[in-house]
Background
GlmS glucosamine-6-phosphate activated ribozyme aptamer from Melghirimyces thermohalophilus, 165 nucleotides, folded computationally. Its Rfam family is "glmS glucosamine-6-phosphate activated ribozyme aptamer". About the family: This entry contains a glucosamine-6-phosphate activated ribozyme that is found in the mRNA for GlmS. GlmS is an enzyme that uses fructose-6-phosphate and glutamine to generate glucosamine-6-phosphate. The ribozyme catalyses self cleavage of the glmS mRNA that is thought to regulate GlmS activity. For this family Rfam cites "Control of gene expression by a natural metabolite-responsive ribozyme" (Winkler et al., Nature, 2004). By type it is a riboswitch. Lineage of the source: Bacteria > Bacillati > Bacillota > Thermoactinomycetaceae > Melghirimyces.
RNA sequence: ACUUGUUGUAAAGCGCCAGGACUGCAGCGGGAUCAAGCUGCAGUUGACGAGGUGGAGGGGAAUCGACGGAUCGGCGGAUACCUCCCGGCUCGGCACCGGAGCCGUGGGACCGGAACACAAAAGAACGGGGUGACCCGUUUGACAAAGGUUUCGGUACGGUGCACC
Numbered sequence: 001a002c003u004u005g006u007u008g009u010a011a012a013g014c015g016c017c018a019g020g021a022c023u024g025c026a027g028c029g030g031g032a033u034c035a036a037g038c039u040g041c042a043g044u045u046g047a048c049g050a051g052g053u054g055g056a057g058g059g060g061a062a063u064c065g066a067c068g069g070a071u072c073g074g075c076g077g078a079u080a081c082c083u084c085c086c087g088g089c090u091c092g093g094c095a096c097c098g099g100a101g102c103c104g105u106g107g108g109a110c111c112g113g114a115a116c117a118c119a120a121a122a123g124a125a126c127g128g129g130g131u132g133a134c135c136c137g138u139u140u141g142a143c144a145a146a147g148g149u150u151u152c153g154g155u156a157c158g159g160u161g162c163a164c165c
Stems, first nucleotide, its partner, number of pairs: 014076004019072001020045009048065003054085005086104006093162006109155008123140007
């Protein structure tokens, strides 16, 4: 430079659909009408939020509750988890070394108690799109757990040096 193909782009409790379930149309289905059922094509559905990312590697049923109905089943990914490294916090003054436990910059040892704040779906009402399964939006409003914040009590090292009495 030319040719061909692909994408138009974001999300991380996130994405997807070859099974299932469901819908529409056509056909088969009986002598006829209807239905069950089957086939083809085109579709719909397929997890509700809370919390969560230092770096590298690993591995693959990765935390918490709500609902209760297929939120079935499966695939991919992923901030769970483990190891090492970096930096930091606690272990009754300070520094360094080692150790134990923990944290990832809004943070920071473990155990127990108390208080506080916090969800969406679902539900109700209304509106819009679709022949339909179903999808989208507005308003209203209730209820978690993990974790968080505050607070009370208890428990939790060794060495060296310095400081203080």